[in-house]
Context: one part of a larger RNA
């Protein structure tokens, strides 16, 4: 290399979009590039393989055959593949009629709570813990009532509920905007699938500039604990957490399970539609499509488990793995302000 694999043993790219490429529905006729058949030419010799022969054997040598898997030319076949042509509607897309949703962006707005400030009542403590202490408080705290300021997050509803490609998304209202589902079957007529590179998105932390700062809180300080305590517990507390603009590009970015299509027992929940039955209307029953759970047969699996949301049966395309350590390190390249990211070895060793 071939091969065998990728839920948990090594292995699915964090996610999308899409370039090249690979692959691609039904029908008709065409020519004949691939393909297949026949014939011809060429494929030097030596070497190689087989048989036989010559040196007493062998090495060595000779003869004949094979092979030289290839290339070229001519004639022919037309199923498949490709090509150009003519069509089709089931794949795909569009139009129409309905529908659900924390999908995204911007603007506005509401109540509860914490903290702080002002005022009233009120007095000797509060707070905190296993117990304490640091801390706060007679300059009047804690508690309680009224008023005000400000920031952040949205209790109940709330649900193996919903939406999104993933990251992720949760008070309410408005504006702009993406995707999805159902119904009928009006339009286009294979316009499709995947996708090396590329491009975009991408939690938290972190970085640059500017703002903001209630609570929380790395670092830090103090109090405890302890043999010690650079911790766990307590009192404080800076960056940060929030907003705007720009970077970073990582993760147990997980379903540790790439995407697409088709097929393969059932049962039972739940979310969103459609059809039918039933009811005055709900309820309820049957059925169908899409999503999301649980249980379970065949099958699969090393087992665990999985099982129409496959890890079953097949096809297409991409990514990735190839013993452990060294090491996701070194060197180099590319990217970044930096932190670092990405690509990614070897010696040596077991």
């Nucleotide at each position: 290399c071939u091969g065998g694999g990728c839920g948990u043993a090594a292995a699915g790219g964090g996610c999308g979009u899409g370039u090249a490429g690979g692959c691609g529905g039904c029908c008709c006729a065409a020519g004949a590039a691939g393909u297949c058949g026949c014939g011809g030419g060429u494929g030097a010799g030596a070497g190689c393989c087989a048989a036989c022969g010559g040196c007493u054997c062998a090495a060595c040598c000779g003869u004949u055959g094979g092979a030289c898997u290839g290339c070229c030319c001519g004639c022919g076949a037309a199923a498949c593949c490709a090509u150009g042509g003519a069509g089709c509607u089931u794949g795909a897309g569009g139009g129409c009629a309905g529908g659900a949703g924390a999908g995204g962006a911007g603007a506005g707005u509401g109540g509860a709570a914490u903290u702080c400030c002002c005022g009233g009542u009120g007095u000797a403590g509060c707070g905190g813990u296993g117990a304490a202490a640091u801390g706060c408080g007679u300059a009047g705290a804690u508690a309680u009532c009224g008023g005000g300021a400000g920031g952040a997050a949205c209790a109940c509803c709330a649900g193996u509920g919903g939406c999104g490609a993933a990251g992720g998304c949760g008070g309410c209202u408005c504006u702009c905007u993406g995707g999805c589902c159902u119904g009928a079957a009006c339009c286009u007529g294979a316009c499709g699938c995947u996708g090396a590179g590329g491009c975009g998105c991408g939690a938290a932390a972190g970085c640059u500039g500017g703002g903001g700062g209630a609570g929380c809180g790395a670092a830090c300080a103090g109090g405890a604990u302890u043999a010690g305590a650079c911790a766990c517990c307590c009192u404080g507390g800076u960056a940060g957490u929030c907003c705007c603009a720009g970077c970073c590009g990582u993760a147990a970015a997980c379903g540790a399970u790439g995407g697409g299509c088709a097929c393969u027992a059932g049962g039972u929940g739940u979310g969103g539609g459609g059809g039918g039955g039933g009811u005055u209307c709900u309820a309820c029953c049957c059925u169908u499509c899409c999503g999301u759970g649980c249980c379970g047969c065949a099958g699969g699996u090393a087992a665990c488990c999985u099982a129409a949301u496959a890890a079953g049966u097949g096809c297409c395309c991409c990514g990735c793995c190839u013993g452990g350590g060294g090491a996701g390190u070194a060197c180099g390249g590319c990217c970044g302000c930096a932190a670092g990211g990405u690509u990614g070895a070897a010696a040596c060793u077991c």
Molecule: small-subunit ribosomal RNA, central domain
Organism: uncultured bacterium